[in-house]
Context: one part of a larger RNA
């Protein structure tokens, strides 16, 4: 001097874009963040009837996205080049083929019952794109057989459409493996037994000590092994002429995590934040037999703390989910609120104007200074009150706008509403007076201050920046 997610002191006019729990991965009242399909299927309700409708449960997809946080992680975790032994729902291919023929259940409903409640037993009975079986295509298995294994229909009056299985391509998306890079301490020197290799076997989607059973004894390390601190990594940010230095908020890529720790289920993908099942703490109900919960989602409380907002508004846009569609859902997004928390713009008027006014300071008592300031004259309205017009943002049939009484334009009023903050011995721009008398005090360093203080206090000048302006703190 430049820089922050800042804090705090004094002061505040408006407008645009950002940015806002850095500390305690700490406890959380409340409400809402993931549904959707009647064109898969039974029931209730309901109506005079069919449709439609709302509800209940089977079924399908989605809930593994999308949003938070940064504890752990110093290593395949991340960066930037490579590489072989892999799986793939949803999309795509004007691709290729099949889509036959039985069957038995179990929820919703109803009867009955247990429980204080969560939440259940048990009887009866049903339907499907749920679920079983049979044939049979192609397909896999190093090919010799043998085995493993498909499927469903639904809308329309039909065309036909939409769903189904198989096996082949692709596209996007994932696992995995290798070599290099990536922080401190040698006042840490030796580590290491599934370790390190081999062979059989299981395992996996797949390679592998990924496991096991034998066998060998290997593996790593002063080019820093192993121990132990510290930390998510990067594109970036700041700052510097660079070379480095410090940083890892927003915003963008990757992990890793979800009260703490295990652990499976279901799936094309979890070992799954608003799913499940143990176990541990804690919070709450309870009739003491039992039970419920997870905000580091978004608002929000409370608690630390110098310190970080609203328990808003709407799906109009963009996107994503489910659906044929129309909807629907959506605290992602898009806006508004609040915050001078930053940066950028604008304003607090302009021009004329000496009786060099009144007052204030200072004086050498003439005078000087604040001072073209101010009153005064012309004049203007950026902003302000007001009234009135009013978008784009909608994606060319038309409808559809949360923001939105918005921007922006027009017309009426009237200087009208609106300047502080810090300094002022030297560094460093910018002086005198008066009180105090090593006192009260200042002060970043030199020092200042003990009766004439330009360094304390107060006033007058004055000087630097300006809706800011010092300080404090962090870093170049």
């Nucleotide at each position: 001097a430049g820089a922050u997610g800042a804090a705090u002191g004094c002061c505040g006019g408006c407008g645009g874009c950002a940015u806002g729990c850095c500390u305690u991965a700490c406890a959380c009242a409340u409400g809402c963040a993931a549904g959707u399909c009647g064109g898969a299927c039974g029931g209730a309700a309901g109506u005079g009837g069919u449709g439609u409708u709302u509800c209940c449960g089977u079924g399908g997809c989605a809930a593994a996205c999308g949003g938070g946080u940064g504890a752990g992680u110093a290593a395949c975790a991340c960066g930037a080049a490579a590489g072989a032994a892999c799986a793939u729902a949803c999309c795509c291919u004007u691709g290729g083929g099949g889509g036959g023929g039985g069957g038995g259940a179990c929820a919703a409903c109803a009867a009955c019952u247990a429980g204080a409640a969560a939440u259940g037993a048990c009887u009866a009975g049903u339907a499907a794109u749920a679920c079983c079986u049979c044939g049979u295509a192609g397909g896999c298995u190093a090919a010799g057989g043998a085995g493993c294994a498909a499927a469903a229909u639904g809308a329309g009056g039909a065309a036909u459409c939409c769903g189904c299985c198989c096996g082949a391509g692709g596209a996007g998306a994932g696992a995995c493996u290798c070599a290099u890079g990536u922080u401190u301490c040698a006042u840490u020197a030796g580590c290491u037994a599934g370790u390190u290799g081999g062979u059989g076997a299981g395992g996996c989607a797949a390679u592998a000590a990924c496991u096991u059973a034998c066998c060998a004894a290997g593996g790593c390390g002063a080019u820093g092994a192993u121990u132990a601190g510290u930390a998510g990594u990067u594109g970036g940010u700041c700052u510097a002429a660079g070379a480095g230095g410090a940083u890892g908020a927003u915003c963008a890529a990757c992990c890793a995590c979800a009260c703490c720790g295990g652990g499976a289920u279901u799936g094309a993908g979890a070992c799954a934040u608003a799913a499940c099942c143990c176990a541990a703490a804690c919070u709450c109900u309870u009739a003491c037999g039992a039970g419920a919960g997870g905000c580091g989602g978004c608002g929000g409380u409370g608690a630390u703390g110098a310190a970080u907002u609203u328990u808003c508004c709407a799906c109009a846009a963009u996107g994503g989910g489910c659906g044929a569609a129309a909807u629907c859902c959506u605290a992602a997004c898009g806006u508004a609120g609040c915050a001078a928390u930053g940066c950028c713009a604008c304003g607090u008027g302009a021009a004329g104007g000496u009786a060099g006014a009144a007052g204030g300071c200072c004086u050498a008592c003439g005078a000087g200074u604040c001072a073209u300031g101010a009153a005064c004259u012309u004049u203007u309205u950026u902003u302000c009150u007001c009234g009135g017009a009013g978008a784009a943002g909608a994606a060319g049939c038309a409808a559809u706008a949360a923001c939105a009484a918005u921007a922006u334009c027009c017309g009426a009023g009237g200087a009208a509403u609106a300047a502080g903050c810090a300094u002022c011995a030297a560094c460093u721009a910018a002086c005198u007076u008066u009180g105090u008398g090593c006192u009260a005090g200042u002060a970043g360093u030199u020092g200042c201050g003990g009766u004439a203080a330009g360094u304390c206090g107060g006033a007058g000048a004055a000087u630097g920046c300006a809706a800011g302006c010092a300080u404090u703190a962090u870093u170049u």

This is a predicted structure of a 476-nucleotide part of an RNA (small-subunit ribosomal RNA, 5' domain) from Glycine max. Rfam family: Bacterial small subunit ribosomal RNA. NCBI's taxonomy places the organism under Eukaryota, Magnoliopsida, fabids, Papilionoideae, Glycine subgen. Soja. The full RNA is in RNAcentral, with records from SILVA. Its mean pLDDT, the model's own confidence on a scale to 100, is 82.